This is a predicted structure of a 369-nucleotide part of an RNA (small-subunit ribosomal RNA, central domain) from Myrmecia israelensis. Its Rfam family is "Bacterial small subunit ribosomal RNA". The coordinates come from a structure-prediction model, not an experiment, and the mean pLDDT is 81. RNAcentral holds the full RNA, with entries from ENA and SILVA.
Context: one part of a larger RNA
RNA sequence: CUGGGCGUAAAGAGCACGUAGGCGGUUUCUUAAGUUUUGAAUGGAAAAAAGCCAAGGCUUAACCAUGGUUUUUCCAAGUAGACUAUUAAACUAGAGGAAGGGAGAGGAGAGUGGAAUUCCUGGAGGAAAGGUUAAAUUUGUAGAUAUCAGGAGGAAGAUCGAAAGCAAAGGCAACUCUCUGGCCCUUUACUGACGCUGAGGUGCGAAAGCAUGGGGAGCGAAGAGGAUUAGAUACCCUCGUAGUCCAUGCCGUCAACUAUGAGAAUUCACUAUCAGACACCUUUUUUGUAGAUAUAAAAGAGUUUUUGGUGGUUAUAGCUAACGCGUUAAAUUCUCCGCCUGAGGAGUACGACCGCAAGGUUAAAACUC
Numbered sequence: 001c002u003g004g005g006c007g008u009a010a011a012g013a014g015c016a017c018g019u020a021g022g023c024g025g026u027u028u029c030u031u032a033a034g035u036u037u038u039g040a041a042u043g044g045a046a047a048a049a050a051g052c053c054a055a056g057g058c059u060u061a062a063c064c065a066u067g068g069u070u071u072u073u074c075c076a077a078g079u080a081g082a083c084u085a086u087u088a089a090a091c092u093a094g095a096g097g098a099a100g101g102g103a104g105a106g107g108a109g110a111g112u113g114g115a116a117u118u119c120c121u122g123g124a125g126g127a128a129a130g131g132u133u134a135a136a137u138u139u140g141u142a143g144a145u146a147u148c149a150g151g152a153g154g155a156a157g158a159u160c161g162a163a164a165g166c167a168a169a170g171g172c173a174a175c176u177c178u179c180u181g182g183c184c185c186u187u188u189a190c191u192g193a194c195g196c197u198g199a200g201g202u203g204c205g206a207a208a209g210c211a212u213g214g215g216g217a218g219c220g221a222a223g224a225g226g227a228u229u230a231g232a233u234a235c236c237c238u239c240g241u242a243g244u245c246c247a248u249g250c251c252g253u254c255a256a257c258u259a260u261g262a263g264a265a266u267u268c269a270c271u272a273u274c275a276g277a278c279a280c281c282u283u284u285u286u287u288g289u290a291g292a293u294a295u296a297a298a299a300g301a302g303u304u305u306u307u308g309g310u311g312g313u314u315a316u317a318g319c320u321a322a323c324g325c326g327u328u329a330a331a332u333u334c335u336c337c338g339c340c341u342g343a344g345g346a347g348u349a350c351g352a353c354c355g356c357a358a359g360g361u362u363a364a365a366a367c368u369c
Base pairs, nucleotide, nucleotide: 004340005339006338007323008322012337014204015203016202017201021197022196023195025091026090027089028088031085033084034083035082036080042076043075044074045073046072051069052068053067054066056064057063094194095191096190097188098187099186100185101184102183106180107179108178109177110176111175112174118152119151120150121149122148123147128139129138165172166171209250210249211248212247213246214245218244219243223239224238225237226236261336262335263334264333265332266331269313270312271311272310273309274308275307276306277305279303280302281300282299283298284297285296287294318325319324342369343368344367351362352361353360354359
């Protein structure tokens, strides 16, 4: 290397887009590069030594020298044209597009409103409040807490709310407007394999942190004080600076987890839910009628079938070391990428690249067991 693996034992990159590359639907034709097939003849190569056979040379042997032989493999040439590939042409089941509908905290910007906390002003009031297991630090007769009215400012969005929805992931929740991405359903007369994956690369990427300028209500690393304790650099309490918020730029990490890469196909059963569709049923309205049947439209709380998503189950087969997974697979197969190879040393040193820094990415060895 092959072989073996990656939910939990080592191992799926945080996520996507996409270059090269790899792989790639159906039919016919062509070529003969690869694979494969046919059968007879042909040519070339397969170093020497060694092995075997013959006869020879050292007195013999071992040993040495000469000649012959052994190997079933490769190449060339040749045949066929099945598969892969190539050429040319075509197809529609993949992919995309078109028309009509649908849901959504998907993204960006701007604006508006309400509850609550804090602070300020005023009224009324008059001794405590706050906090805890208990207290104290703290606030309060310079009038607090509680209460009423008014104002300021910042941040977050109760109920609805859900195993709900959307998004590639990170993530996304008051309301309105503007711009905008993706998805689903039904129909389809269009394009015609345009597809899948994706080394490098590029972009996005929670929180914390960094830079500059704003903002600062609440919360709150650090810090201060009060307690607790043998001590208490903590847990509890009172304060409180960075930060949390906004704009712009960096950082590029996480239990970035479904600890489960992306895509495609095939495979029991039950059940819930979200968005649709066909059909039925029910209700209302309209037309019509003596009335019903009927016609058209709308709505639904109901039923069957079905498409896409999200869940559940003592769930079949199968798989798994077991736990468990089980049509959203960890089943059965295919394509492509990433990664693993005893524990520690170590995700460290050195070097390189990136970064303002913090640090990140890549990534060993000695040595020990």
The gene name in the source record is rns.